[in-house]
The prediction has a mean pLDDT of 81. Transfer RNA from a Candidatus Peregrinibacteria bacterium, 71 nucleotides, folded computationally. Rfam family: tRNA. Rfam classes the family as a transfer RNA. The sequence was found in a public genome assembly.
RNA sequence: UGGGGAGUAGCCAAGCGGUAAGGCAGUGCCCUCUGGAGGCACCACCGAAGGUUCGAAUCCUUCCUCCCCAA
Numbered sequence: 001u002g003g004g005g006a007g008u009a010g011c012c013a014a015g016c017g018g019u020a021a022g023g024c025a026g027u028g029c030c031c032u033c034u035g036g037a038g039g040c041a042c043c044a045c046c047g048a049a050g051g052u053u054c055g056a057a058u059c060c061u062u063c064c065u066c067c068c069c070a071a
Stems, first nucleotide, its partner, number of pairs: 001070007010024003018054001026042005047063005
């Protein structure tokens, strides 16, 4: 430098145009004789900036970071 892949919560991980599942962790509450056991609630506008669209995590463009391959 060229090609390919990945970037979503503290961590893992779904989503494939209609305002983001789940698990672990954390916080608060309930339950309980106690509890690290159980139950409920809360916690992410999605790597950045633009564009398309009534509507974008999702499509397009550029850039950034990481991984693989080639030279």